[in-house]
RNA sequence: GGCCGGGUCCCGCGCGACGCCAACCUGCGAACCCCGUCAGGACCGGAAGGUAGCAGCGGUAAGCGGGCGAUGGCGGGUGCCGCGGGAACGCCUGGCCGGA
Numbered sequence: 001g002g003c004c005g006g007g008u009c010c011c012g013c014g015c016g017a018c019g020c021c022a023a024c025c026u027g028c029g030a031a032c033c034c035c036g037u038c039a040g041g042a043c044c045g046g047a048a049g050g051u052a053g054c055a056g057c058g059g060u061a062a063g064c065g066g067g068c069g070a071u072g073g074c075g076g077g078u079g080c081c082g083c084g085g086g087a088a089c090g091c092c093u094g095g096c097c098g099g100a
Stems, first nucleotide, its partner, number of pairs: 001097008009086006015079002018075005024067005034059004042051003
């Protein structure tokens, strides 16, 4: 000095990590207009018994909060990751050849 390859740069896919949402788990959660059970009292009945039902008790919806290992979706200035493609010989790096 020449040639070839890899990296740096760009794109796509995969995988992983992270974040958000959903699902899931969980806590709270309705004076009445939700559910169950309904003391007392009320109503019907001659009675037996029945009816509706407040408080209390138990539960649930919307909603609010917590968890989030496993599941689904989405995201990007995500990764010493993998695969494929592109760009380019400016820099880094490996190999081969030649010259002084």

Model confidence (mean pLDDT): 76 of 100. This is a predicted structure of a 100-nucleotide RNA (Bacterial small signal recognition particle RNA) from an Actinomycetota bacterium. It matches the Rfam family "Bacterial small signal recognition particle RNA". Rfam classes the family as a non-coding RNA gene. Rfam links the family to the GO terms SRP-dependent cotranslational protein targeting to membrane, signal sequence recognition and signal recognition particle, plasma membrane targeting. For this family Rfam cites "Temperature-responsive in vitro RNA structurome of Yersinia pseudotuberculosis" (Righetti et al., Proc Natl Acad Sci U S A, 2016). Its Rfam clan is "SRP clan". The model forms 97% of the base pairs in the Rfam consensus. Taxonomically the source falls in Actinomycetota (Bacteria, Bacillati).